[in-house]
RNA sequence: GCAAAACUGUCGCAAGGCAGUGACGCAAAGCCUCCGGCCCAGUGCUCGCGCGCGGGGUAGCGGGGUUGCCG
Numbered sequence: 001g002c003a004a005a006a007c008u009g010u011c012g013c014a015a016g017g018c019a020g021u022g023a024c025g026c027a028a029a030g031c032c033u034c035c036g037g038c039c040c041a042g043u044g045c046u047c048g049c050g051c052g053c054g055g056g057g058u059a060g061c062g063g064g065g066u067u068g069c070c071g
Base pairs, nucleotide, nucleotide: 001026002025006021007020008019009018010017011016024060030066031065032064034063035062036061037058038057039056040055042053043052044051045050
C1' cells in the first nucleotide's frame, strides 16, 4: 500500500460484480482471460454412464505477459 469473511445497499437467472463498514491475509493480493483448474447457466448427442459446442465468472487457484516499492 492492498483488503478476506461477515453485514448493509445495489446489479445479475446464477456463479459472481460494484459501493460503504470491516481486516483474514498478501512483497505485486497492481493490471491483463493467452493456457490449465474450479464455479454458473445453456445447447447437441447418448438407454444410461458420459462426451462435445459456444457464453459468463474466479487475477485472493495456478502458469504466462506487463508495470512497479525498498534493499
A computed fold for a 71-nucleotide RNA from a soil metagenome, annotated as c-di-GMP-I riboswitch aptamer. Rfam family: c-di-GMP-I riboswitch aptamer. Its family is annotated with cyclic-di-GMP binding in the Gene Ontology. The model forms 95% of the base pairs in the Rfam consensus. The RNAcentral record of the sequence draws on MGnify. The coordinates come from a structure-prediction model, not an experiment, and the mean pLDDT is 87.